The prediction has a mean pLDDT of 82. This is a predicted structure of a 72-nucleotide RNA (transfer RNA) from an Oligoflexia bacterium. NCBI's taxonomy places the organism under Bacteria, Pseudomonadati, Bdellovibrionota, Oligoflexia. It matches the Rfam family "tRNA". By type it is a transfer RNA. It was read from a public genome assembly.
[in-house]
RNA sequence: GCGGGCGUAGUUCAGUGGUAGAAUGCUACCUUGCCAAGGUAGAAGUCGCGAGUUCGAAUCUCGUCGCCCGCU
Numbered sequence: 001g002c003g004g005g006c007g008u009a010g011u012u013c014a015g016u017g018g019u020a021g022a023a024u025g026c027u028a029c030c031u032u033g034c035c036a037a038g039g040u041a042g043a044a045g046u047c048g049c050g051a052g053u054u055c056g057a058a059u060c061u062c063g064u065c066g067c068c069c070g071c072u
Stems, first nucleotide, its partner, number of pairs: 001071007010024004018055001026042005048064005
């Protein structure tokens, strides 16, 4: 230099054009004589960044940044 993959909650991931979710962790409460386990509720997201297409984009297109792999 060329090609490919990945980037979404603190963490691990789902979500292939129509309200952004799960698990786990965190906080409060319930349950228990205490702990553990269990239950209920809550907080936590500019969907890496910028632009384009569209009535509508995490999703499609282009550019760009970071990480990983391969080729030269």